About this RNA: Predicted 3D model of RNase P RNA and transfer RNA as a complex of 426 nucleotides. Its mean pLDDT, the model's own confidence on a scale to 100, is 77.
[in-house]
RNA sequence: CAAGCAGGCCGGGUGAUCGCCCCGAUGAUAUCGGGGAGGAAAGUCCGAACUCCACCAGGCGGGGUGCUGGGUAACGCCCAGGAGGGGUGACCCUACGGAAAGUGCAACAGAAACAUACCGCCCUUUGUAAGAAGGGUAAGGGUGAAAUGGUGAGGUAAGAGCUCACCGGCGGCCGGGUGACCGGCCGGACGUGUAAACCCCACCCGGAGCAAGACCUAAUAGGGGGCGAUGGCAUGCCUGGGCUGACCCCGGGUUGGUCGCAUGACUCCGAUGGCAACAUCGGAGCUAGAUGGAUGAUCACCGCCCUGUUUCAUACAGGACACAGAAUUCGGCUUACAGGCCUGCUUGGCAU
RNA sequence: GCGCCUGUAGCUCAGCGGACCAGAGCAUCGGUCUUCGGAACCGGGGGUCGUGGGUUCGAAUCCCUCCAGGCGCG
Repeated sequence: CAAGCAGGCCGGGUGAUCGCCCCGAUGAUAUCGGGGAGGAAAGUCCGAACUCCACCAGGCGGGGUGCUGGGUAACGCCCAGGAGGGGUGACCCUACGGAAAGUGCAACAGAAACAUACCGCCCUUUGUAAGAAGGGUAAGGGUGAAAUGGUGAGGUAAGAGCUCACCGGCGGCCGGGUGACCGGCCGGACGUGUAAACCCCACCCGGAGCAAGACCUAAUAGGGGGCGAUGGCAUGCCUGGGCUGACCCCGGGUUGGUCGCAUGACUCCGAUGGCAACAUCGGAGCUAGAUGGAUGAUCACCGCCCUGUUUCAUACAGGACACAGAAUUCGGCUUACAGGCCUGCUUGGCAU
Repeated sequence: GCGCCUGUAGCUCAGCGGACCAGAGCAUCGGUCUUCGGAACCGGGGGUCGUGGGUUCGAAUCCCUCCAGGCGCG
């Protein structure tokens, strides 16, 4: 210098004028002062807090997760590690439990798809020969996505784990590690794939959602139906304990306000522990709150980028500055994003 | 806010792991018939299976993400 890998950050600024929402003060229907979007506020894909279903327990069914250890309020998230795969490398990716519990499926082709022999090879009999019959074999050919561990040597009539060496896989033992797993030794001859097919194993899960729910005010009329000692109470079903004396549907009236609702698993800084995620302690800070739903518009200057003219500097003109916008609140994931900045590392080239 | 469904040719749909090149009806194009047209008959063209990944030997079909549309409840 070029190409790349990983991580983090910013994502226009200042001023003026006119507006919008909230809070506070005052001399109160006005004036003044203060505050006013994001890294994703989004998708609503997970997990929780909170509230109600009065409460508790068990079973069936259903759903989710799926290497190991840790973190966390919790998680399908995060960190660290193992194994497998990719890359020259920095580094990246993985729905990564079980196929000797059982069932299903594997089209076409092919002899055969999990149990077999089409061509071939070899032996025997027969035959002058071509060939025929019987047997052996799975090395070679052919089919297929996949063909019964792989390579080599010995062996054999031809062959074959038939025997041996190495490798892979399985089982046992020993050692290391919390563990996934790794290493070593020994053994026997070693039956495909699919569980994002049913299923098995381990763990987890009650339902509804801020239009939850509580209160005040207003309105009003109570009526009809189901049910008739049983019904309802945890909202898939069942059972037990317990609670209640009722419960459900249709139609009608009201359709205003307050709270929930902004101090929180909060933010920043420092110290300590930990490889890290994170935890503990100390200090500082307060940062939108609507309910038809505010956070906007115009102008000026500057910044950055692009294009054109120009004298490469410079100057002028025009254009452009993304994705997107809170609605109970948090922790994550995923997706969208013009342009720019910083840090560490890898590979290659050149120079010293 | 919560729950659910759908996306296949111009239109309406079928196909829910398997080979021929994803089919059918209507529409469209060409031909036959007719003086001409319609109807009828024969033949043809037309598909990113909403998008992007993954599982599998093999995906419209199974799984995940995103996009678009629709329905229901409070």